[in-house]
RNA sequence: AAAGGACUGGGCUAUGGCAUUAGCCUUGGCCUAAGAGCCUAAACCGCAUCUCUUGGGGGUGCUGAUAAUGCCUACCAUUGG
Numbered sequence: 001a002a003a004g005g006a007c008u009g010g011g012c013u014a015u016g017g018c019a020u021u022a023g024c025c026u027u028g029g030c031c032u033a034a035g036a037g038c039c040u041a042a043a044c045c046g047c048a049u050c051u052c053u054u055g056g057g058g059g060u061g062c063u064g065a066u067a068a069u070g071c072c073u074a075c076c077a078u079u080g081g
Stems, first nucleotide, its partner, number of pairs: 009026005016072006028039003046062007
C1' cells in the first nucleotide's frame, strides 16, 4: 500500500408517519480556517398477460400504505346512526 475485518455514522428494502427487529449498500470527487456544505457510486425501484428489435423495451390489466410486527393517518368495501 492492497485485500479483509471490527466499531461508528449515513442510505435503501414498489405509496405517508412513529416504534422495534431483520437484511442489503456505503464508491469517489470538489470547496473551506472549520461543516449539520456541494456533487457522485452502490444497495433499491411489485404482479399477470400479450407483443417486440428479447440479459431488456412496449401495450393492457391488477394487488399492497409493513422487508416483518404494532399503532396512527390517507384510500377502499360492508353495516348501522

The RNA shown here (Fluoride riboswitch aptamer (crcB RNA motif)) has 81 nucleotides and comes from Nitrososphaera sp. Its Rfam family is "Fluoride riboswitch aptamer (crcB RNA motif)". Its family is annotated with positive regulation of gene expression and response to fluoride in the Gene Ontology. The sequence was found by an Rfam model in a public genome assembly. The coordinates come from a structure-prediction model, not an experiment, and the mean pLDDT is 76.